[in-house]
Molecule: transfer RNA
Organism: Oscillibacter sp.
């Protein structure tokens, strides 16, 4: 400096244009003397950041940041 990968919840991760799955967690409840287990309900004003297409972007484009990797 150049290429590529990745960026979604407190952690781990699906999802490739029209209601953001799932798990652990946490939190409220069944049950229980308690405590574990197990059951059941709750939990992303928004997907790194600001723009761009488009009737609609987590998703397609172009930038930029962060972080990995390969080249010199």
């Nucleotide at each position: 400096u150049g290429g590529g990968g990745c960026g979604u919840a407190g952690c781990c991760a699906a999802g490739g244009g029209g209601g953001a799955a799932g798990g652990c967690a946490a939190g409220g409840g069944a049950c229980g003397u308690u405590g574990a287990c197990u059951c059941c309900c709750u939990c992303a004003u928004c997907c790194g950041c600001g723009g761009g297409u488009u009737c609609g972007a987590g998703u397609c484009c172009a930038g930029c940041c962060g972080u990995c990797c390969c080249a010199g």